[in-house]
Context: one part of a larger RNA
Molecule: small-subunit ribosomal RNA, central domain
Organism: uncultured marine bacterium
RNA sequence: CUGGGCGUAAAGCGUACGUAGGCGGAUUAAUAAGUUAGAGGUGAAAUCCCAGGGCUCAACCCUGGAACUGCCUUUAAAACUGUUAGUCUUGAGAUCGAGAGAGGUGAGUGGAAUUCCAAGUGUAGAGGUGAAAUUCGUAGAUAUUGGGAGGAACACCAGUGGCGAAAGCGGCUUUCUGGCUAUUUACUGACGCUGAGGAGCGAAAGCGUGGGGAGCAAACAGGAUUAGAUACCCCGGUAGUCCACGCCGUAAACGAUGUGUGCUAGAUGUUGGAGGGAUACCUUUCAGUGUCGCAGCUAACGCACUAAGCACACCGCCUGGGAAGUACGGUCGCAAGAUUAAAACUC
Numbered sequence: 001c002u003g004g005g006c007g008u009a010a011a012g013c014g015u016a017c018g019u020a021g022g023c024g025g026a027u028u029a030a031u032a033a034g035u036u037a038g039a040g041g042u043g044a045a046a047u048c049c050c051a052g053g054g055c056u057c058a059a060c061c062c063u064g065g066a067a068c069u070g071c072c073u074u075u076a077a078a079a080c081u082g083u084u085a086g087u088c089u090u091g092a093g094a095u096c097g098a099g100a101g102a103g104g105u106g107a108g109u110g111g112a113a114u115u116c117c118a119a120g121u122g123u124a125g126a127g128g129u130g131a132a133a134u135u136c137g138u139a140g141a142u143a144u145u146g147g148g149a150g151g152a153a154c155a156c157c158a159g160u161g162g163c164g165a166a167a168g169c170g171g172c173u174u175u176c177u178g179g180c181u182a183u184u185u186a187c188u189g190a191c192g193c194u195g196a197g198g199a200g201c202g203a204a205a206g207c208g209u210g211g212g213g214a215g216c217a218a219a220c221a222g223g224a225u226u227a228g229a230u231a232c233c234c235c236g237g238u239a240g241u242c243c244a245c246g247c248c249g250u251a252a253a254c255g256a257u258g259u260g261u262g263c264u265a266g267a268u269g270u271u272g273g274a275g276g277g278a279u280a281c282c283u284u285u286c287a288g289u290g291u292c293g294c295a296g297c298u299a300a301c302g303c304a305c306u307a308a309g310c311a312c313a314c315c316g317c318c319u320g321g322g323a324a325g326u327a328c329g330g331u332c333g334c335a336a337g338a339u340u341a342a343a344a345c346u347c
Stems, first nucleotide, its partner, number of pairs: 004318003007301002012315001014201002017198001021194003025088007033081002035077008049065006091191001092188002094185001098181002103177002106174004110154001115149003119145003125136002162169002206247006215241002220236001222234002258314006266292011296303002320347003329340004
């Protein structure tokens, strides 16, 4: 390289957007670049192959043939691919008036709870644990009542419920705003799919500057436990967690399952529409989301119209274990580090 693969054995980029490229609906005509057929030229010799022959045989050598699967020129064909010019509506987009939704963004606002502050009542304990102790408390704690401050998170509703490309999104009101869905068809007329590079988004932790700091809590300190206890348990507690702006670019970023399209038994829930019936509901259908299950697939487990089935298009990735996702070099980063990515050696 080929063959073969990528849910769990090695292997789907975290995710979408998109450049080049690859691939691309129905139909008519033209063309003849690809394609197909014929003819001609060329394709040195040697080698390879076949048939003979010569050295005693063989290697080797000689003669002839075939072959050299290629390239060029020319004649023809026009189905397919391409190109050009038309036409079409099923793909794609779009119109109409609707629908559901924790989709995003900024602003405002609410109650419960924790903590703290000052005060009232009140008195000796409180707290914590397996049991304790460190700890708090007669300078009046804990408990309780009303008042105040501040930060963070939003109980019930809540649901294999919803929305989002993924990360993710949950009190309420509102500004601006993205996507989706069914129905209806005016309209455009292939405008599509994928996507190397590229560029955007991207949990948590971490970093920079400035704020904020209630609770929680790495580090740290103390008390226990223990043979020890740099832990598990307890009392404290700083970064951090929160906000603004800017970095970082990684996760078991998981459905460990790339994206798009078409096809392939059923059954049963659920969300949102549409249709019917008439308001209990029923039936059909579309778009999601679950569970079971046939064919089929699979090494098995299992998957099974939300495929891991049957096919097509395009991209990414794998090639024994370790060394190693490491070294060196490059790129990026303030740093932490990220990314790209070997070999010796060894089994």